[in-house]
Molecule: c-di-GMP-I riboswitch aptamer
Organism: Ferroacidibacillus organovorans
RNA sequence: AUUUCAUAUUGGCAAACCUAUCGAAAGAUAGGGACGCAAAGCUACGGGUCUAAGGGCUGUCGCCUAUGAUCGCCGGGUUGCUGCC
Numbered sequence: 001a002u003u004u005c006a007u008a009u010u011g012g013c014a015a016a017c018c019u020a021u022c023g024a025a026a027g028a029u030a031g032g033g034a035c036g037c038a039a040a041g042c043u044a045c046g047g048g049u050c051u052a053a054g055g056g057c058u059g060u061c062g063c064c065u066a067u068g069a070u071c072g073c074c075g076g077g078u079u080g081c082u083g084c085c
Stems, first nucleotide, its partner, number of pairs: 005083002012037002017032006035072001041078003045075003048070003054065004
C1' cells in the first nucleotide's frame, strides 16, 4: 500500500413516534428523535412487497391494472472512509 475481512479510533447515516408541508394513496421532504446500519452512499436493472388516482370490467358490492412508491425486503451494477489487533 492492497484485500478476503474487521470495527479500535475519528467521523457518517437515522427506524418507530411527534410536528409541518406535498400527494388520490402508498409514501416523500424538513425539523425533533434513535431502533438499528460497514455501504442504512448512489442506481428501480431482476425478483418481491405496498398503493390504485387514471383506465378497464361490473346491476351493486367489488375485482384487475403502475406510468406511482419502496435500495432500512433480497439480488445485481457502481462509487467509497479508517486500519487497532